Overview
This is a predicted structure of a 331-nucleotide part of an RNA (large-subunit ribosomal RNA, domain IV) from a metagenome. The full RNA is in RNAcentral, with records from SILVA.
Context: one part of a larger RNA
RNA sequence: CCCUCGUUCAGGAACUCGGCAAAAUGUACCCGUAACUUCGGGAGAAGGGUAGCCUAGUGAUGAACUAGGUCGCAGUGAAAUGUCUCAGGCGACUGUUUAACAAAAACACAGGUCUCCGCAAAGUUGUAAAGACGACGUAUGGGGGCUGACGCCUGCCCAAUGCUGGAAGGUUAAGAGGAGUGGUUAGGAGCAAUCCGAAGCUGCGAAUCGAAGCCCCAGUGAAUGGCGGCCGUAACGAUAACGGUCCUAAGGUAGCGAAAUUCCUUGUCGGGUAAGUUCCGACCUGCACGAAUGGCGUAACGAUCUGAGAGCUGUCUUAACGAGGGACACA
Numbered sequence: 001c002c003c004u005c006g007u008u009c010a011g012g013a014a015c016u017c018g019g020c021a022a023a024a025u026g027u028a029c030c031c032g033u034a035a036c037u038u039c040g041g042g043a044g045a046a047g048g049g050u051a052g053c054c055u056a057g058u059g060a061u062g063a064a065c066u067a068g069g070u071c072g073c074a075g076u077g078a079a080a081u082g083u084c085u086c087a088g089g090c091g092a093c094u095g096u097u098u099a100a101c102a103a104a105a106a107c108a109c110a111g112g113u114c115u116c117c118g119c120a121a122a123g124u125u126g127u128a129a130a131g132a133c134g135a136c137g138u139a140u141g142g143g144g145g146c147u148g149a150c151g152c153c154u155g156c157c158c159a160a161u162g163c164u165g166g167a168a169g170g171u172u173a174a175g176a177g178g179a180g181u182g183g184u185u186a187g188g189a190g191c192a193a194u195c196c197g198a199a200g201c202u203g204c205g206a207a208u209c210g211a212a213g214c215c216c217c218a219g220u221g222a223a224u225g226g227c228g229g230c231c232g233u234a235a236c237g238a239u240a241a242c243g244g245u246c247c248u249a250a251g252g253u254a255g256c257g258a259a260a261u262u263c264c265u266u267g268u269c270g271g272g273u274a275a276g277u278u279c280c281g282a283c284c285u286g287c288a289c290g291a292a293u294g295g296c297g298u299a300a301c302g303a304u305c306u307g308a309g310a311g312c313u314g315u316c317u318u319a320a321c322g323a324g325g326g327a328c329a330c331a
Base pairs, nucleotide, nucleotide: 001326002325003324004323005322006321007320008319010317011316014315019312027051028050029049030048031047036041038149052070053069054068055067056066057065058064071075083310084309085308086307087306088305089304090302091301095107096106111147112146113145114144115143116142117141123133124132125131150297151296152295153294155227156226157225160224161223162220163219164218165217166216169215170214171213175209176208180204181203182202183201184200187196188195189194228246229245230244231243232242255289256286267283268282269281270280271279
């Protein structure tokens, strides 16, 4: 000097990203216990008191209690054995997860809703199979998607994309159809080169008929998604209930809002501190919240995240001593 422990004057978070670590609390009984609340909780809330031994009494010869006495610094005499409070974010909750750097606000969840499926079900698996699962189930059932307890709610847009329905018209495949046309040659013509050329065979092939789909017409948002700009106006000034105009399928409703979302920004005001880029309450100028990719609240819960306080302490001011084990030195 290092590791693991123990103790410490005065102070008590001044340490630090942050009370990380340590200290503190701790058992049983008695008293007492707030806001809030889904009336169950919150709650072991918080905060106090008692505890040994001896004698006597009560009691059941027990446990325990009552009265008196008594010893120590200390009586749950060691050990095991909750720190607490206030406020906010997120997620309702118990659960699950990155075996070996992440346990969470992520996943799941009960509940909500949409959609498919009438049973040889839809869906899944399988070689376009048989078969199997679904299910020895039958719509109060089964599959899929989204949301995520509960409370109050869930606005506008169907133009685009998707899905569902429709079938008048347009377009349209294979196939059917066969107008027409090419090749070949018996034959004919010609001195010849060559030309014409039936039937058959063969190649190409127009019109016409021809389903779904698409175009088209409707519906549909707890389907994918979207939810404006400029200018003017009130008897100080400011602001604009109001008006004009352009565009759109429709121009963001309720609620919330510098937020896990706010760039400018340490916004402004208030609270807390002697002093606060964090925190809490407001404001609204929302760069770029917003309603089941749910919005806003919410008791309880959380090895969650953030801020504050009490207690407590070697975290620190500031270090010291001791114990054990190393390192190091001598042999």

Its mean pLDDT, the model's own confidence on a scale to 100, is 88.